Small-subunit ribosomal RNA from Membranihabitans maritimus, 1538 nucleotides, folded computationally.

RNA sequence: AAAUACAAUGGAGAGUUUGAUCCUGGCUCAGGAUGAACGCUAGCGGGAGGCUUAAUACAUGCAAGUCGUACGGCAGCAUGAGACUUCGGUCUUGAUGGCGAGUGGCGCACGGGUGAGUAACGCGUACACAAUCUGCCCAUAAAUCGGGGAUAGUCACUGGAAACGGUGAAUAAUACCGGAUGUGGUUAAGAAGUUGCAUGACUUUUUGACUAAAGGUUAAACUGUUUAUGGAUGAGUGUGCGUUCUAUUAGUUAGUUGGUGAGGUAACGGCUCACCAAGACGAUGAUAGAUAGGGGGCGUGAGAGCGUGGUCCCCCACACGGGUACUGAGACACGGACCCGACUCCUACGGGAGGCAGCAGUAAGGAAUAUUGGACAAUGGAGGGAACUCUGAUCCAGCCAUCCCGCGUGUAGGAAGACGGCCCUAUGGGUUGUAAACUACUUUUAUGAGGGAAGAACGGCAUCUAUUAAUAGGUGUGUGACGGUACCUCAGGAAUAAGCACCGGCUAACUCCGUGCCAGCAGCCGCGGUAAUACGGAGGGUGCAAGCGUUAUCCGGAAUCACUGGGUUUAAAGGGUGCGUAGGCGGCUAUAUCAGUCAGAGGUGAAAGGUUGCAGCUUAACUGUGAGAGGGCCUUUGAUACUGUAUAGCUUGAAUCAGAUAGAGGUUAGUGGAAUGCGACAUGUAGCGGUGAAAUGCAUAGAUAUGUCGUGGAACACCGAUUGCGAAGGCAGCUAACUGGGUCUGUUAUUGACGCUGAGGCACGAAAGCGUGGGGAGCGAACAGGAUUAGAUACCCUGGUAGUCCACGCCCUAAACGAUGUUCACUCGAUGUUUGAGACUAGAUCUUGAGCGUUUAAGGGAAACCGAUAAGUGAACCACCUGGGGAGUACGUUCGCAAGAAUGAAACUCAAAGGAAUUGACGGGGGUCCGCACAAGCGGUGGAGCAUGUGGUUUAAUUCGAUGAUACGCGAGGAACCUUACCUGGGCUCGAACGCUACUGGACUGCGCCCUGAAAGGGGGCAUUACUUCGGUACUGGUAGUGAGGUGCUGCAUGGCUGUCGUCAGCUCGUGCCGUGAGGUGUUGGGUUAAGUCCCGCAACGAGCGCAACCCCUAUUCUUAGUUGCCAGUCACAUUUCGAUGUGAGGGACUCUAAGGAGACUGCUUCGGUAACGGAGAGGAAGGUGGGGACGACGUCAAGUCAUCAUGGCCUUUAUGCCCAGGGCUACACACGUGCUACAAUGGCAGGUACAGAGGGCAGCGAUCAUGUGAAUGUUAGCUAAUCUCAAAAAGCCUGUCUCAGUUCGGAUUGGAGUCUGCAACUCGACUUCAUGAAGUUGGAAUCGCUAGUAAUCGCGCAUCAGCCAUGGCGCGGUGAAUACGUUCCCGGACCUUGUACACACCGCCCGUCAAGCCAUGGGAGCCGGGGGUACCUGAAGAUGGUGACUUUACGGGGAGCUAUCUAAGGUAAGACCGGUAACUGGGGCUAAGUCGUAACAAGGUAGCCGUACCGGAAGGUGCGGCUGGAAUACCUCUUUU
Repeated sequence: AAAUACAAUGGAGAGUUUGAUCCUGGCUCAGGAUGAACGCUAGCGGGAGGCUUAAUACAUGCAAGUCGUACGGCAGCAUGAGACUUCGGUCUUGAUGGCGAGUGGCGCACGGGUGAGUAACGCGUACACAAUCUGCCCAUAAAUCGGGGAUAGUCACUGGAAACGGUGAAUAAUACCGGAUGUGGUUAAGAAGUUGCAUGACUUUUUGACUAAAGGUUAAACUGUUUAUGGAUGAGUGUGCGUUCUAUUAGUUAGUUGGUGAGGUAACGGCUCACCAAGACGAUGAUAGAUAGGGGGCGUGAGAGCGUGGUCCCCCACACGGGUACUGAGACACGGACCCGACUCCUACGGGAGGCAGCAGUAAGGAAUAUUGGACAAUGGAGGGAACUCUGAUCCAGCCAUCCCGCGUGUAGGAAGACGGCCCUAUGGGUUGUAAACUACUUUUAUGAGGGAAGAACGGCAUCUAUUAAUAGGUGUGUGACGGUACCUCAGGAAUAAGCACCGGCUAACUCCGUGCCAGCAGCCGCGGUAAUACGGAGGGUGCAAGCGUUAUCCGGAAUCACUGGGUUUAAAGGGUGCGUAGGCGGCUAUAUCAGUCAGAGGUGAAAGGUUGCAGCUUAACUGUGAGAGGGCCUUUGAUACUGUAUAGCUUGAAUCAGAUAGAGGUUAGUGGAAUGCGACAUGUAGCGGUGAAAUGCAUAGAUAUGUCGUGGAACACCGAUUGCGAAGGCAGCUAACUGGGUCUGUUAUUGACGCUGAGGCACGAAAGCGUGGGGAGCGAACAGGAUUAGAUACCCUGGUAGUCCACGCCCUAAACGAUGUUCACUCGAUGUUUGAGACUAGAUCUUGAGCGUUUAAGGGAAACCGAUAAGUGAACCACCUGGGGAGUACGUUCGCAAGAAUGAAACUCAAAGGAAUUGACGGGGGUCCGCACAAGCGGUGGAGCAUGUGGUUUAAUUCGAUGAUACGCGAGGAACCUUACCUGGGCUCGAACGCUACUGGACUGCGCCCUGAAAGGGGGCAUUACUUCGGUACUGGUAGUGAGGUGCUGCAUGGCUGUCGUCAGCUCGUGCCGUGAGGUGUUGGGUUAAGUCCCGCAACGAGCGCAACCCCUAUUCUUAGUUGCCAGUCACAUUUCGAUGUGAGGGACUCUAAGGAGACUGCUUCGGUAACGGAGAGGAAGGUGGGGACGACGUCAAGUCAUCAUGGCCUUUAUGCCCAGGGCUACACACGUGCUACAAUGGCAGGUACAGAGGGCAGCGAUCAUGUGAAUGUUAGCUAAUCUCAAAAAGCCUGUCUCAGUUCGGAUUGGAGUCUGCAACUCGACUUCAUGAAGUUGGAAUCGCUAGUAAUCGCGCAUCAGCCAUGGCGCGGUGAAUACGUUCCCGGACCUUGUACACACCGCCCGUCAAGCCAUGGGAGCCGGGGGUACCUGAAGAUGGUGACUUUACGGGGAGCUAUCUAAGGUAAGACCGGUAACUGGGGCUAAGUCGUAACAAGGUAGCCGUACCGGAAGGUGCGGCUGGAAUACCUCUUUU
C1' cells in the first nucleotide's frame, strides 16, 4: 500500500521546578455547559425560559362551585295582569322568566403551588395480595311497596359594638326514621366436587337467622333510587434488589424479637392490649451524627464515569409551627373543623378575625428573576337533562438580548492610491486603503398606505337522509381572547441599524508617545527601577458579532483515585517480625447437580427527551408522525467446558516416619585465665599524669614505677572469616543439663490436598527510659573544675552521679534497612565459599541438594542500577501512597506508673517541594605538575626630612575622572597668565569657530590715534582702494534668516581603545560512535615537554584558534661599499726633550658604519628508552627555545574611559553656550601609597687622572676668549650635523686629610644678596652665593623586588617645555655579585579524580531563638445559644372504655354530663453532645534590606542522620544502641580480564 471478512464513526495538547537534562509531581490554560449575575453596547423577528436567597411577612382583587328536571319558598331584577297617579311614578299579585338567602344532592381528596421535612419500602425496578377497598362510568340479574315524626328557611320577641346568636310558633323534600318483600348478599351448622407451593381458595346444594329503595319532569322519552356479581379506573398493603458521607459514631433494642388469645382496620401485622418465652439487629457497618425530596432525565466525556435533579412528565411529602379527629367512595383535607403556640388585624375592652409554598401584586432579603393584563374562542375539569354557569387549570398578550435559531445594517465599479490620522532611514516613503469621495444598481428590514387569514370542530334551532326512538351524516343559521395579528401588495429613499474583547509566551494579532519597582497589569509563567510589542493613551491589527467580555459553578483535559487505566530500592508509598481467626484464592481423575456462566423465547422497561426516516411552519430553532434503541429486572426452555456444591478415588503440593548431619539458635547452672581498679606488705625517690601546647588532678602524710599476696565486678584477646545460626530484634571463653528450628538421604515407608495468604486478634521485639530489690571494677548523660575561644552552656583534659550488670514487672520505639511484604512457577553463563549425599580414574576431579557472596546475557528501569537470593516474566493474598508546608501537630479515643505510643485532621500558605544523572564552580577532599610562590640569598619599603599622588578636612572654588589585586610620580610626556573644564565679578545673545541665502557698505588692510574701562567691550578718528565683458565677481564689515554650541547626564544604551587572569596552555569544530537526554568521546590513559610539545595506546578520524616558527635587536664570521668614520704599513713636510707629535698625500688592512649571506639542526659520539625524549661528551663565537623584544586563543570582571575621539537617548538655549580680569586646581589638626636624600670610614672633603653608549640642536646647539666666587653675562668661530656643538661622563684609580662625634656625616628649614625665563615669578618658578644647620645613629608588626651582564651601584641623554617645581617617565652605557638543599608549607595557576543541598556559582547556600507587623488556628476561668434523648409534674382538642338519676317521635338506640387511660404543648431536674464568644495563653504561617550566633550542605572545619534520655539564649551539645543515605586511606577478603 492492496484485498477479503467482521466490527466500528471514536480518544490532539500546552506553560511552569534546572545553568541545561530525563523523570516524578502539583498548579495553571486552551473546550463545552448554565434558571445565572455584573460591565460596555444594542436594529428586527420566531421559539423557549424567568425568586437558585427568607418553607420570611403579606395590603387589595381574583383562583370552586353548580343544580328550580330534589324542596319549602320569593329578598332583588324583568314580563304580564290589576289598582292608584301630581303621568315622573307608586302599590298589589310567585301568575311567568328566573332566583338572593335556606334545606337537599354532587363537587370541594381533582386541577394549581412548594421542596421545609424525609437516608425511608420514600423513590426506582421486578414480583405478590388465597390479606383489601373503589363515588361517578360500562355490562348483567332482580327490584323501586306502604307509613311516620321532625327541622332550616319564614314569622314574632330578644342578646351582642361586631362575629355570632337565644326563645317561641308554623312548614317541605331525592333530608331523617320504622315496617313489608328477598333475586341476591352476610352468617351458623352440614354434604359433594374442583384446585393451589402453603395458610387455604372456588363451585354446587340443604336448613335457620339477619338484611334494600326516592322520587323528579314539558307526561313521551328520559333521568334518578336499591340489592348483588363482574369489568374498568383509582387507591391501600407486603416482599427481593438498588439508593450520600463520617468508625475521631461500636455496640443498639423492653412493644424491643417471637408465641397464644383478644381488640381494631377496607385489609395483613406488636397496629393495640393481656399473658408467656428471651430473644432481635450489628464489622457484608447496627446505633448515632451530618447532608439530601426520589426517578424519567440534564451537562460533560471516545467511553467507563463524574456532576446535577430548574423548566416538562411520574411518585412522595408539606400547606403559619404542632396535635387531633369529623364528613365522605376517597382526606386526617392549601383557599374545611377543633385545640395549643407564635405573629398580625378589628374592638364599644366584654370579646372576635386571619393564614398567597394558587394567579397577579407589596415589603424584606439578595449579585439576581416579570403584569395587581385579556379570554373562556380552543383543550380539559365541576355541576346540570340541557341551554348554560364557574374555571389566575388553560389559551393568549405584556416585560427582560436570560438562552437557542434566523435576517439585516447594502451591492458592483472606482487610484489623484485624495484630505486627515499614525509610523519612518523624513525634499521622500509606508499604512489606514477600494476604504472614502464619485458613478450605477437593489429595497430584505424599518416607515407610510391598502388587502387580510388558518386555528371552528361541536352544541343549539330549523330542515333533510339512513323504515326511526337512540345514534350517525348533510344543508341553512350562529360562535375568535389572540387580532386588523401572521401573511400579501404598493410607495419613496442607501435611506432606519455595530459593537465588544484582545494583540509578551501559552494564543490569532505591533508600532509610537507618556510613566519610571511609581501609577498600575496579571489565568499561569511573570511585566514596571528612563529606550516597556506586558502599565495608560493613540494609530494599526486579530477574534467574535447584536452581541462581546468578566465573575461564579459543573464536566473535560486529569491515566491527578487508574473497572476500562497508576504505583510503593533511591521521587509520596512494604506493616519491626512471626503465629493465626474471619475472608479471598487453591493440585490430578471420575460421576451427579445446574447455583454462577452461556444461548433461545416471553413479559416489563410510561409519555416526553436522546438517535434516525419522513413531514409542517419561506429556512432554522421549534413541532408532528413512524421506526429503532433502552446494558436492568422477572418468567421460561435448553447447554454443561470452566467455577461452585455433593460423592468416590489419586499422589506430584503439604505433613509424618526412619537414618544421618552442621551451627556464636534459646534457657538454666557451674567454671577459667588475661587485663583494669582497689586493699595490704615490700623495694624505691621526685615527680606522675595529661595535651596541639597547657592547666585542673595525684604526689615527700612517699605518688608514678617494680614485686608478692588478696578482693570485687564486668567483658571474653588469639581462633575469627563478605564464616555460621535465628522469623525479626539478635547470638561469641569453657563445661553440663533441658530445648526450638533447619538440611540431606530413602529403587518413594505413612496420611491423602490436610495448601497459600491473612483484616481484626495474639506473641516476640536493639538501645534509651520507668518501678521494686540487689550489685557496682571499668566506662560514663547530668554536674564540677581546667583549657580553647570574641563568647564556648561544645569539640580537648581531670574528676564524676544516674545508667551500663543481675532478678522480677513495664515500655513497644529505631536509618527495627536489602530503605526491596509473604508464597508458588518459569527464564543463558562464569566463579568463590559453608554444609550434606553419590560416583569413579581417588583429584587443584565430576554429579546432585540446601544456604552465603561476586560477576554477567536476555529482559526491566527516569537513571543510578537490578539481573535464578530480580527491581525480569506470570499467578494468589495482605499492607501502604496520591504536591510541598502546616503536621505525625491539634482535638477526641485506646494503651501506659510516667516518659510517651497508636489512631490522626482542618483553617491558612506556596508554585513549587522532590529523584537520578550532566556540565561547571567550590572544598580547612585526594593525586600529578608549574611559577622569584615558598625556601636559599642580595638590596629595599614600613621609622626621619623632603618631593609627588590619594583620602579626609577646609574653601566662593579647592574642576573632573581612576578606588583590592587590575586606583593612589594614574589620565598629566610640564597648572604663575594661557592651559582650565572650577569660583567671584564685568560683558555678548546668529552667538567664540565654519558653511549657505538675501540686502547693504566697503577692497582687503594699516595706525606707537583719541575718550571710557581692570580687561573684554563700548564710542569715535586718520590713511588707503583690487579684477572686470561695467552687469558684476573675489575678499571683507554690518543687518535679517538658516544649520549653532554644551569638558551637561547616562561607560548599566554603545563603537573604538585599554587593564587583568596570562605568554597561563588552553578553547573549540566537522564527521563517526556512545547515551531517552543534558552531554560524553576526540582533549582521557602510559611516558615526555617551556608548551594540548611530541611519542605510544585507544571508537575514534581529521581540522581550526592558541604554543612553536616566520619579524626586529644582539653574540661569531664572510662578501660588498668607504665620507664627515678609521690610520697598521708607505711617502713628503713641520716640530722635537729624539721617546714621539702634528699636517698632507694615500690606503681598505683594522675599528666602525649598513646592505646581503653563512652559522645551531639534538646534526655527531655514547648510555637509557619501543618511540618521543632524557643524561653525558666532542667540535664550536654560540648547545639544546643562545639572550632580549614585538606578538596576548575562547572568554571573565555590566572592569576602565560619553573629559582624547565618535555616537543613541535625555537635558539646556539672554544660558549648563561664548568673551574677559582676578582667584582656585599649590589650602592643612591628620591618614595612606610611590619615590629622593640620608643616617656615614667599602665613607665625606680637597687635588690630580682614565674609560662610554645612546641621543638632541636654527625663534636652536653655541666652541674660543673676556668679566663675575657663582648662577650667568658680553662677544660670535663652527654646525640644518658619523664633520660643529650640548659634553664635564660618574663611580673607578692615585695622593692628602678627617678618626666615630649628631661629626668636615646629613642636608631640611630660615635670613640676606643675586642670575635667568617670561606682559607678569605676591599667592605660585628654577638656579647661584653667603649665612643658618632641623629630624635622622639602619627603622615594630608587617611587607616588596630580583636567578646573570640579572640584583646592587654609577653617571649620561631625550620627550613635554618661554621657564619649571623632573627626586617622575622613557632610554643609554660603566662597574658588577650572592644563592637555589628542595617542593612539606603560604599565594596564584594547569590537568585528572571525588563530594556537594552551590549555578548571582563559598564574598555561595542556609538553621533556630529574640524583636516588629499581619493572618488563620489549639487550649481557656467563664458567658451565650441549639437540637435530640431521659425522669417527674401538669395536661387542651380528640380518641377509646365505663357510667349516664337529665334529655329524646325513635328505647336491646342516641345524646348532654361525669369519669379512667393515652396525648400536642408547657414546666421542673440532672447529665451528655454540638456551635458561637472570651481576659489570658500555646505553637504555626507570611512579610527587599532588624538582633544573636553559625547547626546543616565540601571530611562544612567535632562526618552526618535515626530512636531515646539528660542539659543548654538559640541553632544545638553529650551519653547509649543503630544506619551509610560518609570523605580519605587501600591493610585483609572477594571479583573482572589476560
Its mean pLDDT, the model's own confidence on a scale to 100, is 83. It matches the Rfam family "Bacterial small subunit ribosomal RNA".